[in-house]
RNA sequence: UGGGGCGUCGUCUAACGGUAGGACACGGGACUUUGAAUCCCGCGGUGGUGGUUCGAUUCCACCCGCCCCAG
Numbered sequence: 001u002g003g004g005g006c007g008u009c010g011u012c013u014a015a016c017g018g019u020a021g022g023a024c025a026c027g028g029g030a031c032u033u034u035g036a037a038u039c040c041c042g043c044g045g046u047g048g049u050g051g052u053u054c055g056a057u058u059c060c061a062c063c064c065g066c067c068c069c070a071g
Stems, first nucleotide, its partner, number of pairs: 001070007010024004018054001026042005047063005
């Protein structure tokens, strides 16, 4: 440099183009003499900029980052 794949809460992982869900972690509460475990509630995310569309995590283009292949 060319080709291909991937990018979603702190971490892991879902989502026929139609309200972004779950688990762990974290915070609060219940329980307990205390803690752990358990139960309830909460917090928090679509890499960036444009395009298509009534509507984009999803489709398209470019950029950024990571991985693989070729030179």